[in-house]
RNA sequence: UGACGACAAAGGCAAACCACAAGAAAUUGUGGGACGCAAAACUACAGGCCCAAGUGGGUGGCUGAGUUACCGAA
Numbered sequence: 001u002g003a004c005g006a007c008a009a010a011g012g013c014a015a016a017c018c019a020c021a022a023g024a025a026a027u028u029g030u031g032g033g034a035c036g037c038a039a040a041a042c043u044a045c046a047g048g049c050c051c052a053a054g055u056g057g058g059u060g061g062c063u064g065a066g067u068u069a070c071c072g073a074a
Stems, first nucleotide, its partner, number of pairs: 004072002012037002017032006035061001041067003045064003048059004
């Protein structure tokens, strides 16, 4: 350094639900809240799923792939 992922350490993110806001909708943002997550950080490229019916939009916490990152037991 890479791979890997501990009854390690420091932390991190935040499902459902509720409130407010945006949106045609899926859904998203903010606050609360924690089901969980070793990339539950980022990317919509391929597939899937959702909305729409429009060569459009969403979902990265669906699968794959790419990029980046904390720690250092086996």
Record summary
This is a predicted structure of a 74-nucleotide RNA (c-di-GMP-I riboswitch aptamer) from a Candidatus Melainabacteria bacterium. Its Rfam family is "c-di-GMP-I riboswitch aptamer". Its family is annotated with cyclic-di-GMP binding in the Gene Ontology.